[in-house]
């Protein structure tokens, strides 16, 4: 001097599933039905290690939470900036 990876912020993209019935002037609430890509739980494909154990771990799975007009949110992807590390 300084890459990748990681973390944070900003911008852009971002799916699925009834606006069914009832109540209410409306926001909304209840019932049933449904969705999975916030979060959470479970198994474990797998990852680390000489091996085992421990640890990590999915978009798989459950549907607790959340969601099922719009809005918000939204895993993940791209770009930019910041920050720590520090390969070369």
């Nucleotide at each position: 001097u300084g890459a990748a990876c990681a973390c944070g912020c900003g911008c852009g993209g971002g799916a699925g599933a009834g606006u069914c019935u009832c109540c209410c002037g409306a926001c909304g609430g209840a019932g049933c039905g449904c969705c999975g890509a916030a979060g959470g739980g479970g198994c474990a494909a797998u990852u680390c290690c000489u091996c085992c154990c421990c640890g990590g771990a999915a978009c798989c799975u459950c549907u607790c939470a959340g969601g099922c007009a719009c809005a918000c949110g939204g895993a993940c992807c791209g770009c930019g900036c910041g920050c720590a590390c520090g390969a070369g």

Predicted 3D model of an 88-nucleotide RNA (Glycine riboswitch aptamer) from Nocardioides sp. HDW12B. The sequence is in RNAcentral, with records from Rfam. Its mean pLDDT, the model's own confidence on a scale to 100, is 75. Of the family's consensus pairs, 90% are formed in the model. The source organism's lineage runs through Bacteria, Actinomycetota, Actinomycetes, Nocardioidaceae and Nocardioides.